[in-house]
Context: one part of a larger RNA
């Protein structure tokens, strides 16, 4: 891992509730007992005791009444007739309580042949180097002090370095040679040194040159058996079938937050008559919007009290300072309102709908929710993000569509059918439907990702001037004089800056539009004449593009080929395809009724409720079998299903069926238990 076989709501008591049965103004016996009997079973005695039959009140205690009170008021509980006994079944308690799982806690014993220390006794350390002291001798010296050398000696937690001990780096090995090994390397190696054999210390304990180390491959408290089926609000697992109907992730509390408790949603039962939806009316209300008289907040101007700062001895005076009140004017607010909707909320009337409301009992589960849309808070007007509102969907929903895709779009799947209509979305191929029409945009492959901004990109339309008395654009000619405007500056001449911004010729020319010189000069423009000969210029709205636009394997920002009067985008028609959606025929189950038939239901987790199928034992009837039971096995058939019958090998002695009644009743999962492979 696979296969086979075991594997989990039980029992008892008590207590509720439905069914069912007895008996009932009252129901029932319990220990015990007698008889009878195959049988621990069955009758019959037994009325002790329970429950109901009367409540109220703390009680005294009174009583269809009680109690509070001073009360005949007033108000609480009461009263106005149905219980009781057994039983199934479902729940509840209380026991191990549906079934496996802790870490741990207690008791009593087992352990120091492993290792820690200790007590007793024995053992062991090749070789080699150094050479303390002590002691003798020489020498220096005045000196038996000291000192120097040399012999001698032999010390040392001394040195090298094997056995012995230990286990420093690293490779190796990791299903190993080994549940700590092997290689090379290293530490110690007369010592606080190894090592034998006997003894000693025991778990709230020991022992510890101390690491929470050891105490038998196990130590922050050994290891055996007990208490023990500890406890587990916590994971995991919980077996055949079929019908009906169907949630919850909320409130509120909680040593509460992944758990309960009451509500709220399901269900199922008895009862009851409402319930919702559309329209139509009446109503309350201060939200979206709007507003600024109130509450604040904030901006300019006008007034301008008071205050600042200068200046004066003062009176006062100045102020391009700051400002309240008034006012003019435009603003801002969830906690600001002299206004104020839609929606939705209460009503009331008519219509439509119907697992639709409501109240009581049983028995749930839920009490982690997710995303989209829309109003808000929180965050950074971030987030597949938080928190609430409220609607959908997934949750529990399958099918079409969105390439793909719980939560978006359409749409809710009793069951068949090689019928037929539509929905969202589609209709050139892949791919089922138009290379469908009409009129236009698009030239980016926009389409088939993106922003502030940018741009004589093309479409529509709107206002202004201009212009045959010649506009627009290019060409040609002019573009001047007072003047170098004044002031400033080395210098400042139209063109560094400031100030002015005049007059003149003139067909026009600014005290200058740019470039350009140190400063002039030079180029050039406004502005004017001339050629040319018909539209042109400038502004705003707007529809489509176009630029801004970089990412990690590969094209890879239409699903893909691939498209350009489109197979793009836009309006506006026509057909057509497409779903488990609607019809048509048919069958099935469930509900309802006016019932040889109509009509309505029938997705579904947790869960609630109905209804049946197996499999073992008993009991009673009634059958089968060596002319071949049960089990295995092909193989036909029946039923919606769980199963069920039939024929044939096979096997060779038991085993069906009707009724009824009991449970060791049903296996795919539990890192399930055992055993084969």
């Nucleotide at each position: 891992g696979c296969c086979g076989g075991c594997g989990a709501g039980u029992u008892a008591a008590u207590c509720u509730a439905u069914g069912c049965a007895g008996c009932a103004c009252g129901g029932u016996u319990a220990a015990g007992g007698a008889a009878u009997u195959g049988g621990a079973a069955u009758u019959c005695c037994g009325g002790a005791g329970c429950c109901a039959a009367a409540g109220c009140g703390a009680a005294a205690g009174c009583g269809a009444g009680u109690c509070c009170u001073a009360a005949u008021a007033g108000g609480g509980c009461g009263a106005u007739g149905a219980g009781u006994u057994g039983u199934c079944u479902g729940g509840a308690u209380u026991a191990g309580a549906c079934c496996c799982g802790a870490a741990a806690c207690c008791g009593g014993g087992u352990g120091a042949g492993c290792u820690a220390c200790c007590c007793a006794u024995g053992a062991c350390c090749a070789g080699g180097u150094u050479g303390a002291a002590g002691c003798c001798c020489a020498g220096a010296u005045a000196g038996u002090c000291u000192c120097u050398g040399g012999g001698u000696g032999a010390a040392g937690g001394a040195c090298c370095g094997a056995a012995c001990c230990c286990g420093u780096g690293u490779c190796u090995g990791g299903u190993a040679c080994a549940a700590a090994a092997g290689g090379c390397u290293g530490g110690g190696a007369u010592g606080a040194g190894u090592u034998g054999u006997g003894g000693g210390u025991a778990g709230g304990g020991g022992u510890a040159a101390a690491a929470u180390g050891c105490c038998a491959a196990u130590c922050g408290a050994a290891c055996c058996c007990g208490g023990a089926g500890a406890u587990a609000g916590c994971u995991g697992g919980u077996u055949c079938u079929c019908c009906c109907c169907g949630a919850a992730a909320u409130g509120u509390a909680u040593u509460u937050a992944g758990g309960u408790a009451c509500a709220g949603c399901g269900u199922u039962c008895g009862g009851g008559u409402a319930g919702u939806c559309u329209u139509g009316u009446g109503g309350a209300g201060g939200u979206a919007g709007g507003g600024c008289a109130c509450u604040g907040g904030a901006u300019a101007g006008g007034u301008g009290a008071g205050g600042g700062g200068g200046c004066g001895u003062g009176a006062g005076c100045c102020u391009a300072c700051c400002a309240a009140g008034c006012u003019u004017a435009a603003c801002c607010a969830a906690a600001c309102c002299a206004c104020g909707a839609a929606u939705g909320c209460c009503g009331c009337a008519a219509g439509a709908u119907g697992g639709u409301c409501c109240c009581g009992g049983g028995c749930a589960g839920u009490g982690a929710g997710a995303c989209a849309g829309u109003g808000g808070g929180g965050g950074a007007u971030a987030a597949g993000c938080u928190c609430c509102a409220u609607u959908g969907u997934c949750g529990a929903a399958a099918g079409g569509g969105a390439a793909a895709c719980a939560g978006c779009c359409c749409a809710g799947a009793u069951c068949g059918c090689a019928g037929g209509c539509u929905a969202a979305g589609g209709u050139c191929c892949c791919c089922a439907a138009g290379u469908g029409u009409g009129u236009g945009c698009u030239a980016a492959g926009u389409g088939u990702g993106a922003a502030a901004c940018g741009a004589a990109g093309u479409g529509a339309g709107a206002u202004u001037g201009c212009u045959a008395a010649a506009a627009c654009a290019g060409c040609u000619a002019g573009g001047a004089g007072g003047u170098u405007g004044g002031c400033u500056u080395a210098g400042a001449a139209g063109c560094a800056g400031c100030c002015a911004u005049c007059c003149u010729u003139u067909a026009a020319a600014g005290a200058g539009u740019g470039c350009g010189u140190a400063a002039u000069a030079g180029c050039u423009c406004a502005c004017u004449a001339g050629u040319c000969g018909a539209g042109g210029a400038a502004u705003c709205u707007u529809g489509c593009g176009c630029g801004g636009a970089a990412a990690a394997u590969g094209u890879a920002a239409c699903g893909g080929g691939g498209c350009u009067a489109a197979a793009g985008c836009a309006c506006a028609c026509c057909a057509c395809c497409g779903a488990a959606g609607c019809c048509g025929c048919g069958g099935g189950c469930c509900c309802g009724c006016u019932u040889u038939g109509c009509g309505g239901g029938c997705g579904g987790u947790a869960g609630g409720g109905g209804a049946g199928c197996g499999u073992u034992g008993u009991c009673a009837g009634g059958g089968c079998g060596u002319c071949g039971a049960a089990g295995c096995u092909a193989g036909a058939u029946c039923g919606u299903g769980a199963g069920g019958u039939c024929u044939g090998g096979u096997g060779g002695a038991g085993c069906g069926c009707u009724g009824a009644g009991a449970a060791g009743u049903g296996a795919g999962a539990a890192u399930g238990c055992c055993g084969g492979c």

This is a predicted structure of a 677-nucleotide part of an RNA (large-subunit ribosomal RNA, domain II) from an SAR202 cluster bacterium.
Its mean pLDDT, the model's own confidence on a scale to 100, is 86.
Rfam family: Bacterial large subunit ribosomal RNA.
The RNAcentral record of the full RNA draws on ENA.
NCBI's taxonomy places the organism under Bacteria, Bacillati, Chloroflexota, Dehalococcoidia, SAR202 cluster.